[in-house]
Molecule: Bacterial RNase P class A
Organism: marine sediment metagenome
RNA sequence: AGCUCGCCAGGCGGUCGCGGCGGCCUUCGGGGCCGUCGAGGAAAGUCCGGACUCCGCAGGGCAGGGUGCUGGGUAACGCCCAGGCGGGGCGACCCGACGGAAAGUGCAGCAGAGAGCAGACCGCCGAUGGCCCCACGGGGCACAGGCAAGGGUGAAACGGUGGUGUAAGAGACCACCAGCGUCCCGGGAGACCGGGGCGGCUAGGCAAACCCCACCCGGAGCAAGGCCGAGCAGGGACAGGGCUGCCCGCCCGUCACGUCCCGGGUAGGCCGCAUGAGGCCGGCGGCAACGCCGUCCCCAGAUAGAUGACCGCCCCCGACAGAAUCCGGCUUACCGGCGAGCU
Numbered sequence: 001a002g003c004u005c006g007c008c009a010g011g012c013g014g015u016c017g018c019g020g021c022g023g024c025c026u027u028c029g030g031g032g033c034c035g036u037c038g039a040g041g042a043a044a045g046u047c048c049g050g051a052c053u054c055c056g057c058a059g060g061g062c063a064g065g066g067u068g069c070u071g072g073g074u075a076a077c078g079c080c081c082a083g084g085c086g087g088g089g090c091g092a093c094c095c096g097a098c099g100g101a102a103a104g105u106g107c108a109g110c111a112g113a114g115a116g117c118a119g120a121c122c123g124c125c126g127a128u129g130g131c132c133c134c135a136c137g138g139g140g141c142a143c144a145g146g147c148a149a150g151g152g153u154g155a156a157a158c159g160g161u162g163g164u165g166u167a168a169g170a171g172a173c174c175a176c177c178a179g180c181g182u183c184c185c186g187g188g189a190g191a192c193c194g195g196g197g198c199g200g201c202u203a204g205g206c207a208a209a210c211c212c213c214a215c216c217c218g219g220a221g222c223a224a225g226g227c228c229g230a231g232c233a234g235g236g237a238c239a240g241g242g243c244u245g246c247c248c249g250c251c252c253g254u255c256a257c258g259u260c261c262c263g264g265g266u267a268g269g270c271c272g273c274a275u276g277a278g279g280c281c282g283g284c285g286g287c288a289a290c291g292c293c294g295u296c297c298c299c300a301g302a303u304a305g306a307u308g309a310c311c312g313c314c315c316c317c318g319a320c321a322g323a324a325u326c327c328g329g330c331u332u333a334c335c336g337g338c339g340a341g342c343u
C1' cells in the first nucleotide's frame, strides 16, 4: 500500500420523565413506592425462503411462475460452506443464471464487397479461350475467366503455423498444434482432470429471445384467525303458583311503555403476542457451512403506539437509522474504530 474474516457503534455519574412485568401499600376511584427490563447491525427495502392461521385439495395433467456446474449444510431458500470450470488481479484474493446453440423458430446497429453456407473493394493470376506484336524461341494486354494467400472493414470474415502443390491459389493434400465428435485406460463420491486411439478437416454468437430438458411451487395473509360481548334493530315466551289428589276458600305474584330468553354480531375487550429453528460458555464430530451434548440465562412487546430530556467530566466529538406476528437470508444506507490471519 492492499486482501480476507470476525467484532464494536461514544463512555461514566447525577436529576427528571415514558412503556412492560413482579411485589407491597391504598381513601379502591385510580394512584403511590420499590425492584427489574426496555431497539438495530441494518429494526429499512418488502426481494427470496419458512413457521403460524384461514380457505381449497382423491390422483394425474395443462396453463403460469421460479431455479439451473458438483457435493454438502438447513425447517426451507434464489441463502451458506467446500470443490470443479471460466474470467480478472504481480499477489493475498475477487467475480460468474455456469444445463442445452450438431432439436426447431428467431435476432444482430455502424462499418464493410461480403454477416450465416455469405462474399470480391484493393489485390494476385490469367495455365485455357480472346485480342495485339513477333526475329516463330516467345512477349504483351487484362476482355472472358480463375483465386481467396496478402491488404482493408468489423465485436466477429468460415481453424493456426510450416510445407507440398499451382498460372495464381485453396484442408486440395501432408506434418504438428488448437478445437469438435466418438471409443478406451487411469484418478475422483461427483462436477471434472490426465493420457491414448480413431474420424472428418472446423462446426460462429445470443437461451436475464421464444423454446427444449431436469427439478421445485395451491391461494391469501396477524386488518391472518379465535374467544367474550354492551347498545340499537330483530325473533320468541309470559299467568299463574302454593296449602292440596279434586272443589270451595285463603295466601303470594302479575297487569305489558314490563319481565325473561335467543342466535348472529357492531362498539369495545381478551387471546394470537414474546420460551424461540433462542442466547452465553464449555466439550465433541466435521476442512467448513453446520450438527450433537452439558451447565447457566430470560433478553422490548405498544395499540395513538414507551425507549427521551437536562447537567457535569473525559475522548479520536459520535454515521446510517428506530421494533409492530415471528424467524432464516439477500440487498441497500452508514462518521469511524478494534482484533486476527495473509499478500
Stems, first nucleotide, its partner, number of pairs: 001343008010314007018038009040320001044331002047329005052221004064217005069083005084098001085096004099212002104210002106206002121151002123147003128144002130141004159177006178202001180199008225271004234262005240252004278297002281294005315318001